Annotation
This is a predicted structure of a 135-nucleotide RNA (c-di-AMP riboswitch aptamer (ydaO/yuaA leader)) from a Chloroflexota bacterium. Its Rfam family is "c-di-AMP riboswitch aptamer (ydaO/yuaA leader)". Rfam's curators write: This family represents a conserved RNA structure found upstream of the ydaO and yuaA genes in Bacillus subtilis and related genes in other bacteria. NCBI's taxonomy places the organism under Bacteria, Bacillati, Chloroflexota. Of the family's consensus pairs, 92% are formed in the model.
RNA sequence: CGGCAGCCAAAGCCGAAUCCCGACGGGCGCGCCGGGAGCGGGGGAACCAUCUCUGGGGUGUAUUGCGCUUCGCGCAUAGGCGACUUCCGACGCCGAACCCGUCAGCUAACCCCGUAGGCCUCAUCGGAGGUGGGC
Numbered sequence: 001c002g003g004c005a006g007c008c009a010a011a012g013c014c015g016a017a018u019c020c021c022g023a024c025g026g027g028c029g030c031g032c033c034g035g036g037a038g039c040g041g042g043g044g045a046a047c048c049a050u051c052u053c054u055g056g057g058g059u060g061u062a063u064u065g066c067g068c069u070u071c072g073c074g075c076a077u078a079g080g081c082g083a084c085u086u087c088c089g090a091c092g093c094c095g096a097a098c099c100c101g102u103c104a105g106c107u108a109a110c111c112c113c114g115u116a117g118g119c120c121u122c123a124u125c126g127g128a129g130g131u132g133g134g135c
Base pairs, nucleotide, nucleotide: 006135007134008133012119013118014117018037019036020035021034022033024031025030038115039114040113041112042111043110048105055103056100057099058098059097064076065075066074067073068072079094080093081092082091084130085129086128087127088126089125090124
């Protein structure tokens, strides 16, 4: 260094939403302001493509259809989520909300913005693979 076998340990979820540095307040923590990295989103040529005048567009999984006692509810559905990870199967759950304001397709250069919030205490399971800490 490699192989095999055994034993032990560890691990939150949805979401882009995490980490670092500095000033001020401050005993630390923490608060607040600023900067950066990472992650995420938008605008923006040519070429190509397409739409509006019935407006159109963005973030997001959250779109569409039917029904009803009709502005609310019910059933379903595209799609999405379920504790390392991929595929298959089963089961369960979600299938919202908000924003721009007559305006934006793609889009190199370039420009701008976000970095929240909510939840959980053994919490899905099975099969076939992959990865990985210590002894």